This is a predicted structure of a 105-nucleotide RNA (SAM riboswitch aptamer (S box leader)). The sequence was found by an Rfam model in a public genome assembly. Its Rfam family is "SAM riboswitch aptamer (S box leader)". From the family's description: The SAM riboswitch is found upstream of a number of genes which code for proteins involved in methionine or cysteine biosynthesis in Gram-positive bacteria. The prediction has a mean pLDDT of 79.
């Protein structure tokens, strides 16, 4: 970088180096940001996708856990883009696109 399932309204930050951006990308909001952005390093911690135990009616489910592999620790994937419903605001669902996990090829 590709393909296939599955999950994305819940959770969980302090330090240290940097020194201006950043919230994935395109358009608009909105927001974070020198009371220090991104990146990097370190410790915390969240969470259970892979895992571990144990039980069952054992292709599986379910409880229970966290050594070890990812993740992820502002704000719904920040919000809206499409459809329907609605005077308006607003709801509700879906497609793309994204992220991440675990098979493959």
């Nucleotide at each position: 970088g590709u393909g296939u399932u599955a999950u994305c309204a819940c959770g969980a930050a302090a330090g240290g180096u940097g020194g201006a951006g950043g919230g994935a990308a395109u358009a608009g909001a909105c927001c974070c940001u020198a009371u220090g952005a991104a990146a990097c390093c370190u410790u915390a911690g969240c969470a259970a996708c892979c895992c571990u135990u144990u039980g069952c009616c054992c292709a599986g489910c379910a409880a229970a856990g966290a050594a070890g592999g990812u993740g992820c620790u502002a704000a719904a994937u920040u919000c809206u883009a499409c459809u329907g419903c609605u005077u308006a605001u607003g709801c509700a669902g879906a497609a793309c696109a994204g992220a991440u996990a675990a098979c493959g090829g």